[in-house]
RNA sequence: AAAGCUGGCUAGACAGUCGCUGGCAGUGCGGCUGGGAGUGUGGGUUUUGCCCCGUUCUCGGCGACCGCUAGAGGAAAGUCCGGGCUCCAUAGAGCAGGGUGCCGGUUAACGACCGGGCGUCGCGAGGCGAUGGAAAGUGGCACAGAAAAUAUACCGCCGAAUUCCAGUAAUGGGAUGGUAAGGGUGAAAUGGUGGGGUAAGAGCCCACCGCACUGGUGGCAACAUUCAGUGGCAGGCUAAACCCCACCCGGAGCAAGACCAAAUAUGGGAACUAUGGCGUGGCUCGCGCUGUUCCCGGGUAGGUUGCUUGAGCGCCGUGGCAACACGGCGCCUAGAUAGAUGACUGUCCACGACAGAACCCGGCUUAUCGGCCAGCUUUCAUU
Numbered sequence: 001a002a003a004g005c006u007g008g009c010u011a012g013a014c015a016g017u018c019g020c021u022g023g024c025a026g027u028g029c030g031g032c033u034g035g036g037a038g039u040g041u042g043g044g045u046u047u048u049g050c051c052c053c054g055u056u057c058u059c060g061g062c063g064a065c066c067g068c069u070a071g072a073g074g075a076a077a078g079u080c081c082g083g084g085c086u087c088c089a090u091a092g093a094g095c096a097g098g099g100u101g102c103c104g105g106u107u108a109a110c111g112a113c114c115g116g117g118c119g120u121c122g123c124g125a126g127g128c129g130a131u132g133g134a135a136a137g138u139g140g141c142a143c144a145g146a147a148a149a150u151a152u153a154c155c156g157c158c159g160a161a162u163u164c165c166a167g168u169a170a171u172g173g174g175a176u177g178g179u180a181a182g183g184g185u186g187a188a189a190u191g192g193u194g195g196g197g198u199a200a201g202a203g204c205c206c207a208c209c210g211c212a213c214u215g216g217u218g219g220c221a222a223c224a225u226u227c228a229g230u231g232g233c234a235g236g237c238u239a240a241a242c243c244c245c246a247c248c249c250g251g252a253g254c255a256a257g258a259c260c261a262a263a264u265a266u267g268g269g270a271a272c273u274a275u276g277g278c279g280u281g282g283c284u285c286g287c288g289c290u291g292u293u294c295c296c297g298g299g300u301a302g303g304u305u306g307c308u309u310g311a312g313c314g315c316c317g318u319g320g321c322a323a324c325a326c327g328g329c330g331c332c333u334a335g336a337u338a339g340a341u342g343a344c345u346g347u348c349c350a351c352g353a354c355a356g357a358a359c360c361c362g363g364c365u366u367a368u369c370g371g372c373c374a375g376c377u378u379u380c381a382u383u
Stems, first nucleotide, its partner, number of pairs: 001379010012348007020071005026065002031062010042052004073354001077365002080363005085253004092285004097249005102116005117131001118129004132244002137242002139238003154183002156179003161176006191209006210233001211231005216225003257305004267296006276290004312331008349352001
């Protein structure tokens, strides 16, 4: 200097004018408006009753002006996982079903994260892995090939054993038979190399390697092992095939739920009816309640809350390889409800991508213009 790998921060900036939502405070107020209760030597009317005006208490709704202050994301997206919270609800067990899948840790929890093991890609820093079991069983491996597992014989090799033909004989040809070492097909064909043996061969036998099992050593473990012994040795792949094994799993969801106000038709019909019916995924048992379910028709759907202080964020210290945990100090950072942050002007440069909260949080995945920082790897040049 170039090319990369990993992690982190940021996501146009500044100034001005007007505009939007929340909070705080002030002024104006007894502002405007609806309901309920009480009340007056009030008024009107048709006596009870009803209507209007004034006044007291109370429950709401709407609101003007000025000032200060806060105001969308790293993914707010997807709704793929996990929870907090609320209700069923007093809520247990089993089956079916579903999820995860090497080991150890972190976490509220997870299929996430951290650190390792194994495999694989890369020169490397590093990346990726749907990462348990094929010796419990069943299934599959197109085409080619003789044959893809109860393995098999296309081209070959043999002629020891039995036998036929030709020949004086050597020998040649054939049958029964033996063989899978050589060749071919294929992704993959009874482990590999060498030697012995054989009629020709073959773990048939031996040595070494490979494989399996057992033990030793290291490691918490997954696992590793240029350690030792035994064994001729289960053909290979596939479980993102069925299956087996280990661990885990109630449901519904803020349109959950709670409160206030208002209105209504205690309407009509049907089914089961205590050996019944109902109870937030299915079935069974248990437990609880005592009526439940369906169809037609009618009324209301307005407001408050839930709603933002949270498994929160930042800095420092201690422990840990790390994820993270504990402690100390500091900070408060949107709560809309047809749904808030926009418009205009000027300057600057890195010329602005993907893109808008709706109960909240931890992750994953997807989209994406740039800028900055730290560590590490490879190559080249110079010293």